This is a predicted structure of a 73-nucleotide RNA (transfer RNA) from Rhizobacter terrae. Its Rfam family is "tRNA". Rfam describes the family as follows. Transfer RNA (tRNA) molecules are approximately 80 nucleotides in length. The family's RNA type in Rfam is transfer RNA.

[in-house]
RNA sequence: CUCCGUGUAGCGCAGCUGGGAGCGCACGUGCCUUGGGAGCACGGGGUCGCAGGUUCGAACCCUGCCGCGGAGA
Numbered sequence: 001c002u003c004c005g006u007g008u009a010g011c012g013c014a015g016c017u018g019g020g021a022g023c024g025c026a027c028g029u030g031c032c033u034u035g036g037g038a039g040c041a042c043g044g045g046g047u048c049g050c051a052g053g054u055u056c057g058a059a060c061c062c063u064g065c066c067g068c069g070g071a072g073a
Base pairs, nucleotide, nucleotide: 001072002071003070004069005068006067007066010025011024012023013022019056027043028042029041030040031039049065050064051063052062053061
C1' cells in the first nucleotide's frame, strides 16, 4: 500500500428480505434473611465508531475516514 472481517448498554453478544433497539451478566430499588450471599419481583442505562448520501423511513444499503483483528505484497 491492497484485500477481507469486525465496531450495538459497564462487559459478552443477538438483531442477515429497510419499519418495535433487544438478551445474558453486571448495576439500582423492594421482598426474603439477625446480617450478608443466594433466590424472587420491578427498574435505570444507547447520538448502533465518526461524517455525509439514498429513502416516506437506515444498526441494516452506498461513499469517505477512524479503531481492532487477519491475509497478501
The RNAcentral record of the sequence draws on Rfam.